This is a predicted structure of a 393-nucleotide RNA (Bacterial RNase P class A) from an Acidobacteriota bacterium. A source record names the gene rnpB. Rfam family: Bacterial RNase P class A. By type it is a ribozyme. The organism belongs to Acidobacteriota, within Bacteria.
């Protein structure tokens, strides 16, 4: 210097004109101020808030799962432990040490189930090639064929093969013996704990899968701002009250019913008066009041687990105190369009270099109750770190 990986950050700037939403001033005309994101996205977790439900216990279901801490909470974050992988160092080797990196990391000696293909054998072990003793046959010999056995060192299969490495041992082998590593049991010490270290005992039992059922521990009521609260038309329902009557006759189940007269109310006869006709006079029309719901409006609504700054505590996540700030709030849903100058990148042309001219491009995306996370998308650029390559010294 280039490439690549990881982390943090920016993600076009300024101005003019015309618009849009909210808000302030103004009687008005008009004027001032504010106006998307790191993910506003997916709606995958966790909360605030609101309404509904709710004696208690159990079953079922769902989720979480090493330890400690942070937090309002979390499946998130921070630190640690153990493990896998990669690289380096070291050892005869196994192993050990260092650095980086990865993640649903309780239980596989409770039970059930599964382990494709390949392979002799995939879990009550087994024997394909091979190795070895012996027997017998062939051969001068070296050796070879067959058979009864021994073996699991070596080869081969597989994702995985019944502890590993080394030495001894043996016919060949084998925890057969020993040392180291691993494992199991017991004890001690260190640590808040996960766990680690040390000692003693045991030749070693118990393959893997629980993101298969399952077991163990813990947690969990439901719906979501179209939550929900308030105000409240027109029209049509509901409830209460008011609303025009007396007499006589008949009947009666003693509640009323039928009829007649007069009166009253009301409709029609174009209007008014008279008159006529009809209807009602318990219920109606009409008037007043009450109540529920709808349209519509208001609240919820943005001052909040808020943002910025430096300080202190802590390895860190984060917390604490101080100072400063107010930063969209729409509701078929504003945040836009266009022009100019500049910036960055690419292409073409001119130019000795410098530079100039022209064209194109500047991502992903876009609030809808709010907040903490996770995940996903993202042109171009800046900074830091790791690795690799090249060049110079």
């Nucleotide at each position: 210097c280039a490439g690549u990986c990881g982390g943090a950050c920016c993600g076009g700037a300024c101005g003019g004109u015309c618009g849009c939403u909210c808000u302030c001033c103004g009687c008005a005309a008009g004027g001032g101020g504010a106006g998307a994101g790191g993910a506003a996205a997916g709606u995958c977790c966790g909360a605030a808030c609101u309404c509904c439900a709710c004696a208690g216990a159990g079953c079922a279901g769902u989720g979480u799962g090493c330890c400690g801490g942070a937090u309002a909470a979390c499946g998130u974050c921070c630190g640690g432990g153990a493990g896998g992988c990669u690289g380096g160092g070291u050892u005869c080797a196994a192993g050990c040490c260092c650095a980086g990196u990865c993640g649903a990391c309780g239980g596989a000696a409770a039970g059930u189930g599964c382990c494709a293909c390949a392979g002799a054998a995939a879990a009550c072990a087994u024997a394909c090639c091979g190795c070895c003793u012996c027997g017998c046959c062939c051969g001068c010999a070296a050796g070879g064929a067959c058979g009864c056995g021994g073996u699991a060192a070596g080869g081969g299969u597989g994702a995985a093969a019944a502890g590993g490495u080394g030495c001894g041992g043996u016919a060949a082998g084998a925890g057969c013996g020993c040392a180291c590593c691993g494992c199991c049991g017991c004890g001690g010490c260190a640590g808040u704990a996960a766990u680690g270290c040390c000692g003693c005992g045991g030749g070693c039992a118990g393959g893997g899968c629980a993101a298969a059922c399952c077991c163990c521990a813990c947690a969990c009521g439901g719906a979501g701002c179209a939550a929900g609260a308030c105000c409240a038309a027109a029209u049509a329902g509901g409830g209460a009250g008011g609303g025009a009557a007396u007499u006589c006759c008949g009947g009666u189940u003693c509640g009323c019913c039928g009829g007649a007269a007069u009166g009253c109310g009301u409709g029609c006869c174009g209007g008014c008066u008279c008159g006529g006709c009809g209807c009602g006079u318990c219920c109606a029309a009409c008037c007043u009041c009450c109540g529920g719901g709808u349209a519509g409006g208001u609240c919820g609504c943005u001052u909040g687990a808020g943002c910025c700054g430096g300080g202190c505590a802590g390895c860190a996540a984060u917390g604490c105190a101080c100072g400063g700030c107010c930063c969209a709030g729409a509701g078929g849903a504003a945040u836009g369009a266009u022009c100019g100058u500049c910036c960055u990148g690419c292409c073409g042309g001119a130019u000795c270099u410098u530079u100039c001219c022209g064209g194109c491009a500047g991502a992903c995306a876009g609030a809808a109750u709010u907040c903490g996370g996770c995940u996903u998308a993202c042109a171009g650029g800046u900074c830091c770190g790791g690795c690799u390559g090249c060049c110079a010294c």